[in-house]
Predicted 3D model of a 75-nucleotide RNA (transfer RNA) from Candidatus Woesearchaeota archaeon UBA153.
RNA sequence: GGGCCUGUGGCGUAGUUUGGAUAGCGCAUCUGGCUUCGGACCGGAAGGUCGGGGGUUCGAAUCCUCCCAGGCCCG
Numbered sequence: 001g002g003g004c005c006u007g008u009g010g011c012g013u014a015g016u017u018u019g020g021a022u023a024g025c026g027c028a029u030c031u032g033g034c035u036u037c038g039g040a041c042c043g044g045a046a047g048g049u050c051g052g053g054g055g056u057u058c059g060a061a062u063c064c065u066c067c068c069a070g071g072c073c074c075g
Base pairs, nucleotide, nucleotide: 001074002073003072004071005070006069007068010027011026012025013024020058029045030044031043032042033041051067052066053065054064055063
């Protein structure tokens, strides 16, 4: 330098194939119940607008494009 893959709350992950309208789940956190207290268990809450910019579209995590970070391969 070239090619491919990955990037979604603090952490892990689904959703990308067919664009559809409130981005789901688990852990952790906070809170209420339970308990002598704690743990476990049960109920509830907060937390992301999808790596960043631009574009297409009525509508983008999803399509196009440029860039950033990481990984693999080739030279």
The coordinates come from a structure-prediction model, not an experiment, and the mean pLDDT is 81. Rfam family: tRNA. The family's RNA type in Rfam is transfer RNA. Rfam links the family to the GO term triplet codon-amino acid adaptor activity. NCBI's taxonomy places the organism under Archaea, Nanobdellati, Candidatus Woesearchaeota.